The RNA shown here (Lysine riboswitch aptamer) has 164 nucleotides and comes from a bovine gut metagenome.
RNAcentral holds the sequence, with entries from MGnify.
It matches the Rfam family "Lysine riboswitch aptamer". From the family's description: Riboswitches are metabolite binding domains within certain messenger RNAs that serve as precision sensors for their corresponding targets.
Of the family's consensus pairs, 98% are formed in the model.

């Protein structure tokens, strides 16, 4: 050096069904008050539109439990740049502006908990980021009867095969 199989456990993702929460929230309908449109320019309208406040109404996504099925062990996750999709900016056209999913490219993290702080989100759930003390699991070095340092997964470990 190349290929094949594997280990770490509350191990890491995806699909499916079921419940709770979201929430008596949004939408939709009638009623009332108010206002003339806004990032920029135009331009129509009083049928309508917009904000508020009651009345009725009455829900989904996302996230999550539990359970089943299935891919896996950089499984995965996160960061920067690139580079659009959908969709937003009050009605209509035209300019401008947010927005950013999959995609790709370096990079960062061996793995789950737990606490501290921040992001997101309706949350006190959850997921992420940074950070801290232990834990555990590989691998090096010194010790010795199982202990201490230290390193990272482009790592170990096992088997084939190749060259030196």
């Nucleotide at each position: 050096u190349g290929a094949u199989a594997g280990a770490g456990g509350u191990g890491c993702g995806g699909c499916c069904g079921c419940c709770a929460u979201a929430a008596g929230u949004a939408a939709a309908u009638c009623c009332g008050u108010a206002c003339a449109a806004u990032g920029c320019g135009g331009g129509a309208a009083a049928a309508g539109g917009u904000a508020c406040g009651g009345a009725c109404g009455g829900a989904a996504a996302g996230g999550g439990a539990c359970g089943g099925c299935u891919g896996c062990c950089g499984a995965a996750g996160c960061a920067a740049g690139g580079a659009u999709a959908a969709g937003c900016u009050g009605c209509c056209c035209g300019c401008a502006g947010c927005g950013g999913a999959a995609c790709c490219u370096u990079g960062c993290u061996g793995g789950g908990g737990c606490g501290g702080c921040g992001c997101a989100g309706a949350a006190u759930a959850u997921g992420c980021g940074c950070u801290g003390a232990a834990c555990u699991g590989u691998c090096a070095c010194a010790g010795a009867c199982u202990u201490g340092u230290g390193g990272a997964g482009c790592g170990c470990u096992a088997u084939c095969a190749u060259u030196u």